[in-house]
């Protein structure tokens, strides 16, 4: 310089190759429970799907710049 991967919640990862309101464990708050705790158990909090733009009624997903980590060719 090229080509290919990954990028979604405070971690770690789903989202059946475009279709309904983006979900799960963990972690944190609050309660049950306990003599108090841990553990369970219940129930909330958390998100501009790195970023900008574009295609569709419809984008996490397709396209297109870009930036970050990674790899592989020169």
């Nucleotide at each position: 310089g090229g080509c290919c991967c990954u990028g979604u919640a405070g971690c770690u990862c789903a989202a059946u190759u475009g279709g309904a309101u983006a979900g799960a464990g963990c972690u944190g708050g609050u309660g049950a429970u306990u003599a108090c705790g841990a553990a369970u158990c219940a129930u909330c909090c958390g998100g501009u799907u790195g970023c900008g733009g574009g295609u569709u009624c419809g984008a996490a997903u397709c396209c297109u710049g870009u930036c970050a980590g990674g790899g592989c060719c020169u």